[in-house]
Context: one part of a larger RNA
RNA sequence: CGUUAGAGCAUUGAGGGGAUCCUUCAUUAGUACGAGAGGACCUUGAAGGACGCACCUCUAGUCUACCAGUUCUUCUUCCAAGGGGAAACGCUGGGUAGCUACGUGCGGAGAAGAUAACCGCUGAAAGCAUCUAAGUGGGAAGCUCACCUCAAGAUGAGUGCUCUCCAUCAGGCCACGGUUAGACCAACCGAUUGAUAGGUGUUAAGUGUAAGAUCCGUAAUGAUCUGAGCUAAGACAAACUAAAGGCCGAUUGAU
Numbered sequence: 001c002g003u004u005a006g007a008g009c010a011u012u013g014a015g016g017g018g019a020u021c022c023u024u025c026a027u028u029a030g031u032a033c034g035a036g037a038g039g040a041c042c043u044u045g046a047a048g049g050a051c052g053c054a055c056c057u058c059u060a061g062u063c064u065a066c067c068a069g070u071u072c073u074u075c076u077u078c079c080a081a082g083g084g085g086a087a088a089c090g091c092u093g094g095g096u097a098g099c100u101a102c103g104u105g106c107g108g109a110g111a112a113g114a115u116a117a118c119c120g121c122u123g124a125a126a127g128c129a130u131c132u133a134a135g136u137g138g139g140a141a142g143c144u145c146a147c148c149u150c151a152a153g154a155u156g157a158g159u160g161c162u163c164u165c166c167a168u169c170a171g172g173c174c175a176c177g178g179u180u181a182g183a184c185c186a187a188c189c190g191a192u193u194g195a196u197a198g199g200u201g202u203u204a205a206g207u208g209u210a211a212g213a214u215c216c217g218u219a220a221u222g223a224u225c226u227g228a229g230c231u232a233a234g235a236c237a238a239a240c241u242a243a244a245g246g247c248c249g250a251u252u253g254a255u
Base pairs, nucleotide, nucleotide: 001153005164006163007162008161009160010159011158015150016149017148018147021049022048023047024046025045026044033038051107052106053105054104055103059101060100061099062098066094067093068092069091070090071086072085073084074083075082076081110145112144113143118138119137120136121135165253171248172247173246174245176190177189178188179187196242197241198240200237201236202235203234205231206230207229212225213224214223215222
């Protein structure tokens, strides 16, 4: 921009895409078959591999400043306690949310249809024979449908319901607070009738007993107050701070 008024929500599915996998064990059954050796079709059940989708409860990884330890240096006059730097965490031990796999859950269901090779039935031409010429059946991980998914720009532009029609409604957009979303855009949520983000409080979780004081010891160190102190992204509560604005928009619809 179109879809022939303007919108919101829900849909049909022309047509695309994905998937379609494999193995082992048990059962039928040591049966059919076979002199024996050997050894099934069909049926049912169980387990597994690879692959795929989703997720983070568990397990595991990461978690660039969340906690602690520690070396050198510099600064806060000094001690103590700390801040900065140490190749884009100085090094080391851990680690929430998130992201992930090595983890967890799920998936590949059909006694469907038409067929290929092939196997048939009936059957002439050709008194026989012949699956084929008329007719008719079976038959594959393949084709179509079925399963999952996209989908009316399917210009062949579909369908249903609802709303609105003289000052801006129905609705949408910008701006604003944002994240489940994200390169941008978009999507989604919120917008005071509010928990949207920040901050605050409580808490989960992490680290692992802060500083300071007192005590034992000449001292290093240790003990007690003390599972302390400090904490990012988690949860809950609660308006303290920030979301209070502006614009477009049909004119009952063939130009």
Molecule: large-subunit ribosomal RNA, domain VI
Organism: Jenufa perforata